[in-house]
RNA sequence: AGAGUUUGAUCCUGGCUCAGAAUUAACGCUGGCGGCGUGCCUAACACAUGCAAGUCGUACGAGAAAGUUCUUCGGAAUGAGUACAGUGGCGAACGGGUGCGUAACACGUAGGUAAUCUGCCCUUAAGAGAGGGAUAACAUGCCGAAAGGCGUGCUAAUACCUCAUAAUAUCCCAGUUACUGCGGUGAUUGGGAUCAAAGAUGGCCUCUACUUGUAAGCUAUCACUUAAGGAUGAGCCUGCGCCCCAUUAGCUCGUUGGUAGGGUAACGGCCUACCAAGGCUAUGAUGGGUAGCUGGUCUGAGAGGACGACCAGCCACACUGGAACUGAGACACGGUCCAGACUCCUACGGGAGGCAGCAGUGGGGAAUCUUGGACAAUGGGGGAAACCCUGAUCCAGCAACGCCGUGUGAGUGAUGAAGGUCUUCGGAUCGUAAAGCUCUGUCACUCGGGAAGAAACGCGCAAGCAUCAGAUCCUUGCGUUUGACGGUACCGAGAGAGGAAGCACCGGCUAACUCUGUGCCAGCAGCCGCGGUAAUACAGAGGGUGCGAGCGUUAUUCGAAAUUAUUGGGCGUAAAGCGCGAGUAGGUGGUGAGGUAAGUUCCGUGUGAAAGCUUCGGGCUCAACCCGGAAAUGGCACAGAAAACUGCCUUGCUAGAGUACAAGAGGGGAGAGCGGAAUUCCCAGUGUAGAGGUGAAAUUCGUAGAUAUUGGGAGGAACACCAGCGGCGAAAGCGGCUCUCUGGCUUGUCACUGACACUCAAUCGCGAAAGGGUGGGGAGCAAACAGGAUUAGAUACCCUGGUAGUCCACCCCGUAAACGAUGUGUACUAGUUGUUGGAGGAUAUUGACCCCUUCAGUGACGUUAGCUUACGCAUUAAGUACACCGCCUGGGGAGUACGGCCGCAAGGCUAAAACUCAAAGGAAUUGACGGGGGCCCGCACAAGCGGUGGAGCAUGUGGUUCAAUUCGACGCAACGCGAAGAACCUUACCUAGGCAAGACGCUAGCGGCUACGCAUAGAAAUAUGCGGUUUUCCUUCGGGAGACUGCUAGACAGGUGCUGCAUGGCUGUCGUCAGCUCGUGUCGUGAGAUGUUGGGUUAAGUCCCGCAACGAGCGCAACCCCUAUCUCCUGUUACCAUCAUUCAGUUGGGUACUCUGGAGAGACUGCCGACGUUAAGUCGGAGGAAGGUGGGGAUGACGUCAAGUCCUCACGGCCCUUGAUGCCUAGGGCCACACACGUGCUACAAUGGACAAUACAAAGAGAUCUGAAACCGCGAGGUGGAAGCAACCUCAAAAAAUUGUCCUCAGUUCAGAUUGAAGUCUGCAACUCGACUUCAUGAAGCUGGAAUCGCUAGUAAUCGCAGAUCAGCACGCUGCGGUGAAUACGUUCCCGGGCCUUGUACACACCGCCCGUCACACCACGAAAGUCGGGGGUACCAGAAGUCGCCGAGCUAACCGUAAGGAGGCAGGCGCCUAAGGUAACACCGAUGAUUGGGGUGAAGUCGUAACAAGGUAACC
Repeated sequence: AGAGUUUGAUCCUGGCUCAGAAUUAACGCUGGCGGCGUGCCUAACACAUGCAAGUCGUACGAGAAAGUUCUUCGGAAUGAGUACAGUGGCGAACGGGUGCGUAACACGUAGGUAAUCUGCCCUUAAGAGAGGGAUAACAUGCCGAAAGGCGUGCUAAUACCUCAUAAUAUCCCAGUUACUGCGGUGAUUGGGAUCAAAGAUGGCCUCUACUUGUAAGCUAUCACUUAAGGAUGAGCCUGCGCCCCAUUAGCUCGUUGGUAGGGUAACGGCCUACCAAGGCUAUGAUGGGUAGCUGGUCUGAGAGGACGACCAGCCACACUGGAACUGAGACACGGUCCAGACUCCUACGGGAGGCAGCAGUGGGGAAUCUUGGACAAUGGGGGAAACCCUGAUCCAGCAACGCCGUGUGAGUGAUGAAGGUCUUCGGAUCGUAAAGCUCUGUCACUCGGGAAGAAACGCGCAAGCAUCAGAUCCUUGCGUUUGACGGUACCGAGAGAGGAAGCACCGGCUAACUCUGUGCCAGCAGCCGCGGUAAUACAGAGGGUGCGAGCGUUAUUCGAAAUUAUUGGGCGUAAAGCGCGAGUAGGUGGUGAGGUAAGUUCCGUGUGAAAGCUUCGGGCUCAACCCGGAAAUGGCACAGAAAACUGCCUUGCUAGAGUACAAGAGGGGAGAGCGGAAUUCCCAGUGUAGAGGUGAAAUUCGUAGAUAUUGGGAGGAACACCAGCGGCGAAAGCGGCUCUCUGGCUUGUCACUGACACUCAAUCGCGAAAGGGUGGGGAGCAAACAGGAUUAGAUACCCUGGUAGUCCACCCCGUAAACGAUGUGUACUAGUUGUUGGAGGAUAUUGACCCCUUCAGUGACGUUAGCUUACGCAUUAAGUACACCGCCUGGGGAGUACGGCCGCAAGGCUAAAACUCAAAGGAAUUGACGGGGGCCCGCACAAGCGGUGGAGCAUGUGGUUCAAUUCGACGCAACGCGAAGAACCUUACCUAGGCAAGACGCUAGCGGCUACGCAUAGAAAUAUGCGGUUUUCCUUCGGGAGACUGCUAGACAGGUGCUGCAUGGCUGUCGUCAGCUCGUGUCGUGAGAUGUUGGGUUAAGUCCCGCAACGAGCGCAACCCCUAUCUCCUGUUACCAUCAUUCAGUUGGGUACUCUGGAGAGACUGCCGACGUUAAGUCGGAGGAAGGUGGGGAUGACGUCAAGUCCUCACGGCCCUUGAUGCCUAGGGCCACACACGUGCUACAAUGGACAAUACAAAGAGAUCUGAAACCGCGAGGUGGAAGCAACCUCAAAAAAUUGUCCUCAGUUCAGAUUGAAGUCUGCAACUCGACUUCAUGAAGCUGGAAUCGCUAGUAAUCGCAGAUCAGCACGCUGCGGUGAAUACGUUCCCGGGCCUUGUACACACCGCCCGUCACACCACGAAAGUCGGGGGUACCAGAAGUCGCCGAGCUAACCGUAAGGAGGCAGGCGCCUAAGGUAACACCGAUGAUUGGGGUGAAGUCGUAACAAGGUAACC
């Protein structure tokens, strides 16, 4: 630091996802040790049990027992002034826990307190005198189950009370002084009034008393009282900071302020009475939701974002709610009272309790520990102290929960062992890994040693200070004592490699690959996506990668995310400019000078707790961890300085803005009036049968007179031409003419004002069409509606009608693709060329023009720019900047629901969420496609000729049938196709009988020399038996080699079994169409483009010209073969002109011709003319056998169709292999037959049929062969065997044709199917199932519906011949020749194709994509009669405890009083306030609800086809 994912590919926009770090974590698998940390995030849910706050006898009274000892047996002593308990003091307000509540002066920070308090502690000053009355404990009586309580009696104090004394305390009065917000406040002087105390312990007798020693006294320590101050802690106040929602916009009556009083430690509406009517709020009040705050923690480059466990500071709370008491401090976690809920005890009368202390239990939950040890250390409470208490704390235990450290061994060791896995079978890999050999000893284990943490207090001794004093206190020194952890850390020794490795991943992102299994199943998945028989993606294995006592997963936070953009984004088309204006708050603001110092900048001071982070050192062996120092802590406050910039104040200026004056253009607006053309209607005339309308029709109008035409009239609406990317307006919008009223704009002058400006939340106004209300109006047009057509349907498009509406007046509505999809304003940044309105200049006699300059509009083009993803924009910016406003943050859900506001309604404005997807989207590219366009071609159409489709038969296919009817091929491009030939064989199928290393191949061993023949059984294969014994090659003669064959053994053979969607090869097709590409260069961010497009031309990307292209390749063409002409050579088996000869080229002879088969020539737009660009070329002509590719063949670019073929062959994988999917054999089947289709043959006849006669080919084949002559047979054929290994002989007759005769239009002298009989041939064998012959029979059929095929010249049509296959079988196939036409105007249309262009939402590419209803399933949401719950305020009722106030007839120790009584106090009563509770209406929130509404998702459902192409009616708002 980035990556994956939208597309066929590209760039952009944009979301989703990943890699990182972290965690109070949990879960899965696994788990050696140690150190340091951490450990209920959920139910502030409920809690059994134990412990967590006591202590002081040096404040006080009282005061046991067990036990022990003694005893006179009564008891005594001791225990012991101990324990328990009580009065009193201090503490219990700390420490510890939790985060409910709280959006607040709660917290943080900086201040204030002249508005305050502060126990214990410290300092200073002063004091501590004299008295008194009670009371608990205790005793006794009583009540109660208990908890507990009551009465009577006794007693002490550092408990309580009175008096004295007293100030710099408090109050009052009178002054002085400082400050002041003029109200006061502080300090201070004088006077007056008021207020205090407690002792305990130790010691000593110097002084006094008794006089042993004690008391008074003195002294020391601790405690006590008052005052001042400090320290510490606390209270209160203030500035600033501190979450979300405006679908919460108004809130407030103690409310805001004042006066007086009360209250508090203290200010204050804190409380009360009265007075005034204020106070808060878009800089977000009020309301709702959520939340303890901070230091900090995590992350991040930072700015930020998220969090607030542990540790530390503050706050709040202690079962829930309320309340006060005590106290220095509480409205009190382990206190009190009341109410409530819950739990427990109960004798039913009544009582008790509060783990959010430490452990622990239940519950909840994915989830969080021991009912441990010790006060040894640190700290706290009490005490004079010893000491006691301390679940604070220190330790230990449990947990890989986290961080850190460490180990599980080291060296050597190649037959690269065995084994596993893979394999191309060669090997590779695990792998120096192991074994083996040589070592070491961390950790764990055993044994032994063994710290630091401890310094003290106290006690003993000694010294010193103070003292009258060696009594005591204090200080110092020496000695002594104290360890939970723990026999722990650490050290030494012993033994032995021994006890110690897993987890995740391996398709891409992302490091790491193979095999097997599975077969859209099982499963995986963070995203993209894997899995449908060869899965590196599932599962297992081997191997590998990563981390390692851990590894993965899940959850959460930050990052990546510039994806909320301050740093650091955008808004023409991707999401995004309000429809337009006016304008308030707000933001921003020209220029000169002076002042000020709020912002700003600088220096300084204070603060910013500690811990943490950073850094420098240090300590644990290192590290984590810990200790010390430093630095930092963006802030706040105070003080000072500067004055450029911003602000503020003052004063100027004129360039912004405005005014004035003079001109100008205009469909700018409002109102009134006027006009003509046209449509329609009415009246009248002329006139007659149609009109109208459409793709074609019909509905409709018309003989009751339409349409057409003429004249007259009525009425409404709109204003042709002018008219123009021309004008005006803010936009919407504005168009006949005239008048009235009126807004804005422009130019010129540069006279006036002097920043008056720009923008603009809220607000206000305007705002097309449609729509609404009321009243008019209504010619035309025209939703709805009706009818006619179209159609499968047609609630549409088309037609005929037609109502709202369109028009006017007034009032609503407030939206549009209200668009330039582009907010407003200002400034700047090359130009060229139009046009509108001015002004100036020049020219000209004037004028219309024309030309130049300039201002204001409105257009076009475009670059040396710039910007943009691109398209494009480009002085009218989408460029460069500034100011202000509005808006956006993935698609869908949805501009929807709910709420609110507006509206008569329709509806508008504001505006979510659940859920769901991994995309949605913009621009451009290449294709493909279009019922888009242009150009061109093809038997594509057209023009012709002949067929198919109808019949019979042949043949193939489907279907059906069957034991089997083997298999494949399926639009063109399957169907007389594989098959150039199924009776057996073939043969793959079926039935039956058999075989088992097999019919065939290889290796080894043994044997034979095998051959062959016969018999038996059998359908045969085969089995059994008998007979039979002949030899290939070499040889050194010993033998060896090979073929064949039998047996045995072994790897194995074999498969027309599956997969053509695993493949090779071959083939078909587009298509013999003219295309398909590359290198370099150039253009483009890129996909790509250019070249290959354009102008011509061609059969052709053929050639020419032009051109940011220049070249090249595969195709085209040519080279090859046949054929058409000629030449040369050759001359038999060919030929025969001339000569001779014959029945006959038969023979002689000849090689001229034909022919044969070799070599050449020839044709190239070469020549001429015209056209064309002087080109390419085209047209015509000449010559020529042939003329523009002469005709035909072979030849098939890049690619497409997962086209065809595993049954030609080859081949991966899978499957079968002794009851076979292999092999052999016999028989059957492939030949079936209600039917359907394809391809053919023969016909339907007279251009014919029959008979007779007579001609003319080419190309082939032949030895297991072709087979002549001759003879036999009606014939198929037979006999026969000449000749032929072929230019020799044979097949072999060519047929149509020609000539003659008959038939004369009929189911025939047409046609020949079918059937009967008899035969021939091939063959082991013609039954299933061959071909042919003869005789007889003589079916359908009289030219073929819709539809459809072939062919452009030696072609179609027609006629026969040959060949392959083959024993036999040909209407098929492949060749050959004979006879031999018609037509093509032309490219509108059908089909296919090529090039260019255009649109596209297609890219599996139109056989594409895709929309909506309906049906079904699931999901979330809204509405809904209602129902249930929650919190809330309001009004009222009621009112516990308690403070306060009033009363206090009852009760009453301290003081006063001789007494009566009083003062004071208490009980009790009343009142205010008030918690829980109750009632009523209300709004809000949540849950639920029959039914209902739309939405989303879902496999191949139904109906249509709305959109994307002109999407077949352009689409959209």
Predicted 3D model of a 1517-nucleotide RNA (small-subunit ribosomal RNA) from an uncultured bacterium. RNAcentral holds the sequence, with entries from ENA, Greengenes and SILVA. Model confidence (mean pLDDT): 84 of 100. Rfam family: Bacterial small subunit ribosomal RNA.